A computed fold for a 248-nucleotide part of an RNA from Tetraselmis sp. GSL018, annotated as large-subunit ribosomal RNA, domain VI. The full RNA is in RNAcentral, with records from ENA. It matches the Rfam family "Bacterial large subunit ribosomal RNA". The source organism's lineage runs through Eukaryota, Viridiplantae, core chlorophytes, Chlorodendrophyceae and Tetraselmis.

Context: one part of a larger RNA
RNA sequence: CGUUAGAGUAUUGAAAGAAUUUCUCCCUAGUACGAGAGGACCGGGAGGGACACACCAAUAGUUUACCAGUUGUCGUUCCAACGGCAAACGCUGGGUAGCCAUGUGUGGAGUGGAUAACUGCUGAAAGCAUCUAAGUAGGAAGCCCAUCUUGAGAUUAGUACUCUCUGAGGUCACGGCAAGAAAAGCCGUUUUAUAGGUGUUACGUGUAAGAUCAGUAAUGGUUUUAGCGAAGACAUACUAAUAGACCG
Repeated sequence: CGUUAGAGUAUUGAAAGAAUUUCUCCCUAGUACGAGAGGACCGGGAGGGACACACCAAUAGUUUACCAGUUGUCGUUCCAACGGCAAACGCUGGGUAGCCAUGUGUGGAGUGGAUAACUGCUGAAAGCAUCUAAGUAGGAAGCCCAUCUUGAGAUUAGUACUCUCUGAGGUCACGGCAAGAAAAGCCGUUUUAUAGGUGUUACGUGUAAGAUCAGUAAUGGUUUUAGCGAAGACAUACUAAUAGACCG
């Protein structure tokens, strides 16, 4: 811009894409078959491999400043206590959310249709024969349908409902996000839990500082399963979502 007034919500499905994989074992059955050795079709069940999608409850990682320990050096304020730097965490031990695989879950199920090679039935041309000429039955991981995703710019532009020039609806703005390169998408804007803060808590670290006690001291004990804490959960308007503008 179009879809022939403008919108919101819910849809149909032309078409397109993805997937549609494979092995082993058990039962049937040591049966059919076979002199024996061996050893099934059909049908039923179970467990795997690879691949794909999703997820983070558990397992395993990461988690760059969340907690603790610690070396050297510099600084604040001498001690104590802290902070900076040591190659983009100085090193080390752990580690929430998030993200993840090596982890977990799920999937390739089922049922039809038309067929290929091929196998048939009936059957002439050609008194026989012949699956074919008329007619007719089967038959594949392949084709169509079925499964999942996109999908009305499907210009053949579809359908339903509701609203609207007495302004429907949308955009900007502002607070944000399990959304994100930028756009976009989604949520919220005081009739408010959107983000921050605060409180409680989960969880992490592992028993803070100060004081006191024991020891010459290093250090240890008690106060103290403390203190501190990122992203999590719940609650709470304390702060900021103001004021508004535009399109129509």